[in-house]
RNA sequence: GUUUGAUUAUGGCUCAGAACGAACGCUGGCGGCAGGCUUAACACAUGCAAGUCGAACGCCCGUAGCAAUACGGGAGUGGCAGACGGGUGAGUAACGCGUGGGAAUCUUCCCAAAGGUACGGAACAACUCAGGGAAACUUGAGCUAAUACCGUAUGUGCCCGAGAGGGCAAAGAUUUAUCGCCUUUGGAUGAGCCCGCGUUGGAUUAGCUAGUUGGUGGGGUAAUGGCCUACCAAGGCGACGAUCCAUAGCUGAUCUGAGAGGAUGAUCAGCCACACUGGGACUGAGACACGGCCCAGACUCCUACGGGAGGCAGCAGUGGGGAAUCUUGGACAAUGGGCAAAAGCCUGAUCCAGCCAUGCCGCGUGAGUGAAGAAGGCCUUAGGGUUGUAAAGCUCUUUUGCCCGGGAAGAUAAUGACGGUACCGGGAGAAUAAGCCCCGGCAAACUUCGUGCCAGCAGCCGCGGUAAUACGAAGGGGGCUAGCGUUGUUCGGAUUUACUGGGCGUAAAGCGCACGUAGGCGGAUUGUUAAGUCGGGGGUGAAAUCCUGGAGCUCAACUUCAGAAUUGCCUUCGAUACUGGCUUUCUAGAGGCUGGAAGAGGUUAGUGGAAUUCCCAGUGUAGAGGUGAAAUUCGUAGAUAUUGGGAAGAACACCAGUGGGGGAAGGCGGUUAACUGGUCCAGAUUUGACGGUGAGGAUGCGAAAGCGUGGGGAGCAAACAGGAUUAGAUACCCUGGUAGUCCACGCCGUAAAUUAAGGGUGCUAGCGGUCGGUGAGCUUGCUCAUCGGUGGCGCAGCUAACGCUUUAAGCACCCCGCCUGGGGAGUACGGUCGCAAGAUUAAAACUCAAAGGAAUUGACGGGGGCCCGCACAAGCGGUGGAGCAUGUGGUUUAAUUCGAAGCAACGCGCAGAACCUUACCAACCCUUGACAUCCCGGUCGCGAGGAUCAGAGAUGAACCUCUUCAGUUCGGCUGGACCGGAGACAGGUGCUGCAUGGCUGUCGUCAGCUCGUGUCGUGAGAUGUUGGGUUAAGUCCCGCAACGAGCGCAACCCUCGCCUUUAGUUGCCAUCAUUUAGUUGGGCACUCUAAAGGGACUGCCGGUGAUAAGCCGGAGGAAGGUGGGGAUGACGUCAAGUCCUCAUGGCCCUUACGGGUUGGGCUACACACGUGCUACAAUGGCGGUGACAGAGGGCAGCUACUUCGCAAGGAGAAGCUAAUCCCUAAAAGCCGUCUCAGUUCAGAUUGCACUCUGCAACUCGAGUGCAUGAAGUCGGAAUCGCUAGUAAUCGCUAAUCAGCAGGUAGCGGUGAAUACGUUCCCGGGCCUUGUACACACCGCCCGUCACACCAUGGGAGUUGGUUUUACCUUAAGACGGUGUGCUAACCAGCAAUGGAGGCAGCCGGCCACGGUAAGGUCAGCGACUGGGGUGAAGUCGUAACAAGGUAACC
Repeated sequence: GUUUGAUUAUGGCUCAGAACGAACGCUGGCGGCAGGCUUAACACAUGCAAGUCGAACGCCCGUAGCAAUACGGGAGUGGCAGACGGGUGAGUAACGCGUGGGAAUCUUCCCAAAGGUACGGAACAACUCAGGGAAACUUGAGCUAAUACCGUAUGUGCCCGAGAGGGCAAAGAUUUAUCGCCUUUGGAUGAGCCCGCGUUGGAUUAGCUAGUUGGUGGGGUAAUGGCCUACCAAGGCGACGAUCCAUAGCUGAUCUGAGAGGAUGAUCAGCCACACUGGGACUGAGACACGGCCCAGACUCCUACGGGAGGCAGCAGUGGGGAAUCUUGGACAAUGGGCAAAAGCCUGAUCCAGCCAUGCCGCGUGAGUGAAGAAGGCCUUAGGGUUGUAAAGCUCUUUUGCCCGGGAAGAUAAUGACGGUACCGGGAGAAUAAGCCCCGGCAAACUUCGUGCCAGCAGCCGCGGUAAUACGAAGGGGGCUAGCGUUGUUCGGAUUUACUGGGCGUAAAGCGCACGUAGGCGGAUUGUUAAGUCGGGGGUGAAAUCCUGGAGCUCAACUUCAGAAUUGCCUUCGAUACUGGCUUUCUAGAGGCUGGAAGAGGUUAGUGGAAUUCCCAGUGUAGAGGUGAAAUUCGUAGAUAUUGGGAAGAACACCAGUGGGGGAAGGCGGUUAACUGGUCCAGAUUUGACGGUGAGGAUGCGAAAGCGUGGGGAGCAAACAGGAUUAGAUACCCUGGUAGUCCACGCCGUAAAUUAAGGGUGCUAGCGGUCGGUGAGCUUGCUCAUCGGUGGCGCAGCUAACGCUUUAAGCACCCCGCCUGGGGAGUACGGUCGCAAGAUUAAAACUCAAAGGAAUUGACGGGGGCCCGCACAAGCGGUGGAGCAUGUGGUUUAAUUCGAAGCAACGCGCAGAACCUUACCAACCCUUGACAUCCCGGUCGCGAGGAUCAGAGAUGAACCUCUUCAGUUCGGCUGGACCGGAGACAGGUGCUGCAUGGCUGUCGUCAGCUCGUGUCGUGAGAUGUUGGGUUAAGUCCCGCAACGAGCGCAACCCUCGCCUUUAGUUGCCAUCAUUUAGUUGGGCACUCUAAAGGGACUGCCGGUGAUAAGCCGGAGGAAGGUGGGGAUGACGUCAAGUCCUCAUGGCCCUUACGGGUUGGGCUACACACGUGCUACAAUGGCGGUGACAGAGGGCAGCUACUUCGCAAGGAGAAGCUAAUCCCUAAAAGCCGUCUCAGUUCAGAUUGCACUCUGCAACUCGAGUGCAUGAAGUCGGAAUCGCUAGUAAUCGCUAAUCAGCAGGUAGCGGUGAAUACGUUCCCGGGCCUUGUACACACCGCCCGUCACACCAUGGGAGUUGGUUUUACCUUAAGACGGUGUGCUAACCAGCAAUGGAGGCAGCCGGCCACGGUAAGGUCAGCGACUGGGGUGAAGUCGUAACAAGGUAACC
């Protein structure tokens, strides 16, 4: 940062930091210091890595010499060293390592000391000769030396032995000085052995062990020891984790971290182990031996096929593996090692160099000045801004690099690989030297273009579907810098395993309940001890590292000196409060005793009444039953109903749903008896801490369902059957009905077994109930006190909140259990239990960035309450049926232009499509354009009229007449107009209303929507605005942690209704004259007109209400409670509508998607829908008569009047720019006639003839006359309007308009009915409730099936690893035996020979590899199969969330 509309807490995921033996990508100037196969303990070509000594010895060769001899070399005998140094980490969970101790040991060389070094002897290599072999090598015979080998002597001493006594050495070289040799003692060093403590994970590894554990005797070793052997005993280890499996070298230290911790064990240092794999010993002081030996095995090489050779985990190097790790370098100059008396030799140890930005550190790539803020780039609102003092220019410097010269220390006398290196001096010259990543938030840094859910990005959230700061590019910016990013890994953040330092009512988490073992914990008090604890001292804790302070490289890294530290272990002395051990005493915890008390506590055996059902009998007749409505079902063979009798099983009405009682929980309810558990109270009689908790447990209990055996079976009732419902209905409803429910015995052992709250103890305000007991007081039925239980409210405190609150979820202590993101999964495998069902224990792969808690605001509910509205109801008239008009859909078409789509599209845009309009189609034309601005050239106009040709026309060509543009500085100078030209541009009813403005619809003229301050809440938010009344109203009143305010409501505005005043022309006429006529005179009283006022405010009275607001009734009044009507539309909702009114961003077209013209189309027509008109008739038609309006309009107009026509209309013609003239006739009305018919209703359709408008009525206008005379006889389901001057009905006018109205907007005439009421339908408002919804129910969401992919379980088997047991075989080897064969030293013997001893050989047990058999365990593959997860908009239903439509869940 990320779950939400927002909030809070929980909780996971992710990021920022540091580090690395790293790798990869891009880039790369220098130097110093370090580092460099983490993988195949894979295989290795080649070279080198361990030799040395002639002062131990003989021989041979070379050189010099006559020779003696000298010098040098070679192989060999002999000595010492090859057990160090160097490499690697396979094995090892171990006395391997670390740390601290210990006793039963050895120790070449070295140091110190004591002593000795005498006398003899026999061989074997080399060499020579003779063989074998390809080779490696080897056989026989012979000669020979020694510091090689053997014997004897001596014994300072040493060893054995009780003692007596016995046993044990040696080597010389060379010539005067040493080096050696032997014995012994001590030391030093090194090594071996033993012990305490520490040292990874797994219990889905719980039992392991026969040399095993101990003893005795013997053997063996340098030495203890079952180390080995014989015998004896039966032990030893293990829940404080044996055995087994997996993983791993250990440590000093390294990285990280505030620390505690966590991770790691490269380089350096200590220890261990290993040396192709396995086994074995020899030699030696030391090995079971990296560059030694033997055997077996695999592999490689040589071979003459007979046989041989080899071991880089030494340094380089090669192949291979891998993301990945260097030169087949120089030197022994230094440091060290081996040998040697030494010179010296050897030394891939080491010191140096080489390669690599692998890391750390340092330096540089220039410095100053420089505004015309250059050019170029990018952006732009076109003004400018930015790159940017950056560059250029000018002045200067020379680190690094280059060239030249000098030139170390390291060496204490000689010797220098490094190295002509470091360093120093001089010179030229800005010259040789900058990249990488990022710029949506986290997280520093923003714009333009391209792209268009594509290409792509991405650590998490997430970007991209035409305006992307998130992709790609560019400009600009940010960060780091010879590096920068990415990837991987570790720690951190993560208090996210919580020791420091977490939790468990609802988020994950208290075992269903008890009993009790081990363990950990434990009341008061005395003494003692000193284990824990605390303090002092000593030893050790290697060096290096880290830290502090110095020093040396110019600094730093680095190196070095000193100190501190190394938190540990061992030991010693002391302290004794606390804890522990032992001990003394006590009674407050706990238990016992005595006496009372309550109770559905438990078990067993009886027993009671009501009800249901069944059976029998009576009465009685046609239905009963059941439901929303029905049917299945029962009933004339007599049901249901009713009466009586009987049978059976189960459950116990009222008391009593009391939050009463008992019980550990599950659970317990008629009544009686027996047996029995626990609890409470009182007493203060007794024991004396006896306690609390409780891992494991062959411990016990444990609802319902289920299982086994045997009973029982009335009612109820899974399964099942039938009837309904339904699209379906394997359900809900109904009728039946079997297991089961009941009893006995035995299993199962689980539940939302819940107070979702483990047990125990102590402490911490109260108030008023209730159950059981006891005490006290008196007023004798009440009060007070107290103990135990059970509920309510509530303070402090706690809690994320909800809430809990002496019955804690408060404050503390003790013990146990459990949790660590969601899903996969309480699943798989394995184990245990079970008759089974199943239970218990319990993962992983994979997948997601959430899942979940509480509370908030909304929205929603087939939740609730209150209220309103022509919402229903009550009425009146319609629509839906017919014909026609009109709009829409659909279809058709070249085109039938486009938009509007539930209400809120559909007589809507359109207040009027023949052309035009017109946007559509066909054809034909124009291209700076029909229109605007600018530039250049030309003309002086323009315009009007006439007439000709071509063409459908636009247009093109040509002619005549009229008409002399304006200003002027008189200059084609300026303006204007027209023509021609080039380009900028015009133009677009093209797209996007989901980029927008504006305007509009709708909820809705509904009563709501908010704010400031305050208060409450951690917060989102709440309060106010809720409540009680009231209203048309959030209207008003009262109350209230609210007090005020704003937009809405109301009022203010217009109009109608009454009155007054003012004013009377075109209006009016009461009075006076006059006329056919308010015609004229006169008048302005009346009507009217049109301006200003008045009037109505619950103001008055009564009642009611709370004394309020208000409501009801009344008076007066033209009007009465908003007087009627209109205008007026809050915050917002619908990405509602409109880019085709207009405006406008972006995109698109530019001889066309622009412009023009002619013709066509928008008027089509199997059909469907909406809105209307006219009707179906007598409340009517027709004829006649002729009265009464209002409001409008009129000059390209309204037209009186006259006249013609049957009429539409025509021809004349007055008046009127309008209170003057005209449209203008109002119609329903009244009178007469028709008499119920498809008619004297209705008028569609069609024919003929006309009229008017207009350039033009064919497609396609309206009207008139005559003729024609269709459907239709009041309209199914459904549905609309209307509450009073309203509905209904009747006509009139206007806009648009040349003409065209059945539409629309207005106007008046006549003029009703009904409203009990708010249960229901629809819409709305307020409060409340539930919610898994917030795109807000048109929401969310579950499961099967189908398809694709992924990981995984089972699986007949199969392959491999590892391990165990038994047996077989047994190399080399040591050991034991034998030793017939062989045999120099010593002994005996004159000798032959014999003896002692030895060797070969053979035998025995042991034993590697190998083999056979049987298991265990792990892994790979596996036809088929099981579930799981993830996927685009698939299929079927709708299970859950609201009472989710049958409450949900276990």
Predicted 3D model of a 1450-nucleotide RNA (small-subunit ribosomal RNA) from an uncultured bacterium.
RNAcentral holds the sequence, with entries from Greengenes.
Its Rfam family is "Bacterial small subunit ribosomal RNA". Its family is annotated with structural constituent of ribosome and ribosome in the Gene Ontology.
The coordinates come from a structure-prediction model, not an experiment, and the mean pLDDT is 84.